[in-house]
Background
Predicted 3D model of RNase P RNA and transfer RNA as a complex of 433 nucleotides.
RNA sequence: GGCGUCGGUCGAAUGGUCGCGGUGCGCUCGCCGCAUCGAGGAAAGUCCGGGCUGCACAGGGCAAGGUGCCAGAUAACGUCUGGGGGGCGAGAGCUCACGGACAGUGCAACAGAGAGCAGACCGCCAGCGGCCCGUCGCGAGACGGGUGCGGGCAAGGGUGAAACGGUGCGGCAAGAGCGCACCGCGUCGGUGGCAACGCGCGACGGCACGGCAAACCCCACCUGCAGCAAGGCCGAAUAGGGGGAAUAUGGCGCGGCCCGCGUCUUCCCCGGGUAGGCCGCUUGAGGCCGAUGGCGACAUCGGUCCCAGAGGAAUGACCAUUCACGACAGAACCCGGCUUACAGACCGACCCGGGCG
RNA sequence: GGGGCCAUAGCUCAGCUGGUAGAGCGCUACAAUGGCAUUGUAGAGGCCGCCGGUUCGACUCCGGCUGGCUCCACCA
Numbered sequence: 001g002g003c004g005u006c007g008g009u010c011g012a013a014u015g016g017u018c019g020c021g022g023u024g025c026g027c028u029c030g031c032c033g034c035a036u037c038g039a040g041g042a043a044a045g046u047c048c049g050g051g052c053u054g055c056a057c058a059g060g061g062c063a064a065g066g067u068g069c070c071a072g073a074u075a076a077c078g079u080c081u082g083g084g085g086g087g088c089g090a091g092a093g094c095u096c097a098c099g100g101a102c103a104g105u106g107c108a109a110c111a112g113a114g115a116g117c118a119g120a121c122c123g124c125c126a127g128c129g130g131c132c133c134g135u136c137g138c139g140a141g142a143c144g145g146g147u148g149c150g151g152g153c154a155a156g157g158g159u160g161a162a163a164c165g166g167u168g169c170g171g172c173a174a175g176a177g178c179g180c181a182c183c184g185c186g187u188c189g190g191u192g193g194c195a196a197c198g199c200g201c202g203a204c205g206g207c208a209c210g211g212c213a214a215a216c217c218c219c220a221c222c223u224g225c226a227g228c229a230a231g232g233c234c235g236a237a238u239a240g241g242g243g244g245a246a247u248a249u250g251g252c253g254c255g256g257c258c259c260g261c262g263u264c265u266u267c268c269c270c271g272g273g274u275a276g277g278c279c280g281c282u283u284g285a286g287g288c289c290g291a292u293g294g295c296g297a298c299a300u301c302g303g304u305c306c307c308a309g310a311g312g313a314a315u316g317a318c319c320a321u322u323c324a325c326g327a328c329a330g331a332a333c334c335c336g337g338c339u340u341a342c343a344g345a346c347c348g349a350c351c352c353g354g355g356c357g
Numbered sequence: 358g359g360g361g362c363c364a365u366a367g368c369u370c371a372g373c374u375g376g377u378a379g380a381g382c383g384c385u386a387c388a389a390u391g392g393c394a395u396u397g398u399a400g401a402g403g404c405c406g407c408c409g410g411u412u413c414g415a416c417u418c419c420g421g422c423u424g425g426c427u428c429c430a431c432c433a
Base pairs, nucleotide, nucleotide: 001352002351004350005349006348007347008346009345010344012322013321014320015319016318017317018316020038021037022036023035024034025033026032040328044339045338047337048336049335050334051333052227053226054225055224059259060258061257062256064223065222066221067220068219069083070082071081072080073079084098085096086095087094088093099218100217104216105215106212107211121157122156123153124152125151128150129149130147131146132145133144134143135142136141165183166182167181168180169179170178184207185205186204187203188202189201190199191198192197231279232278233277234276241270242269243268244267245266246265250264251263252262253261272432273431274430286305287304288303289302290301291300292299293298323326358429359428360427361426362425363424364423367382368381369380370379376413384400385399386398387397388396406422407421408420409419410418
């Protein structure tokens, strides 16, 4: 110096005046006075997971859905941490839905000779069969040359996203794992590791085993359904009015189906009434500081703090001073994550390049 | 606040166990008519809402955004 990498923190500040919501106290009980608290890192998307609440404080099976290298963390997860393997980068580092394609079924348009245990268009080949020519021979035939008809080949060219190991030497008519060496691959054994997996260990196999499972599927593991408009209590009002279904081989109940269990006058649609209050509601897997254990996610212990809780829905307006002139954005039962949006400022660790000592 | 669904031509909709997208109406040109409508023939018009991923290949499969539609109170 870097438009290098990773992690974390903050995201206007101070004072004054008026205003709004919750809670506590006070009184002269009224939209009174005083005190105190009052949005976020994402409060967002609602994409996952859990708490909580109800469905009967029985259950089982199928189906359906989800996750997918290994080990751990956690209340749980599709999250996080550490590790393994593949890919990218000069590096710090980043990234991957990363089980199985010898359980089975299926897919691969167009092009191409051939697309799954395939195939010969151009091409290469005279070793073999045939044919033609020459020489020798009475003849059978022998020798030599040619021919790509049969046949052999899969090196090279060409098609494609993908074509049944790579390089070299030998070999051959030409070739080819046909043979050999090295590399790659597979199987078995050894060895290190809890494991994924590794090994510049050994033996064997000439090579067989291509791609797609975010196609069906198989394997392993997980999941009952619904959501605070859940749900509970009090109060008010109205027509238990009309239609339909079933009545035990039935209806309803844990939510797609079956079995089982429970219960029985029950269910569905239309129509009618209300638009009130209280609880759930915020003390929680909570924040901060410290110690200990662990590489870490995190856990345990001690201290300390209380930090929105509305129900038409509060956090705003104005003035002054300062600066880097202010981004994305507003709680609605709560919490852990992920994802998406975001002006700028700061801190820490590391990498690369150059210079000086 | 919480569920469910949709987005394809100008409009209304098909399509899809992945192989390069159609129909009806509308639009344009021509023919037929004295002219218009009807009719007939031909044609144009699509990044399949946007951004990524899987695959040789995505409207289709899987994520993430954007926009729109719809349902959910209590009582007898």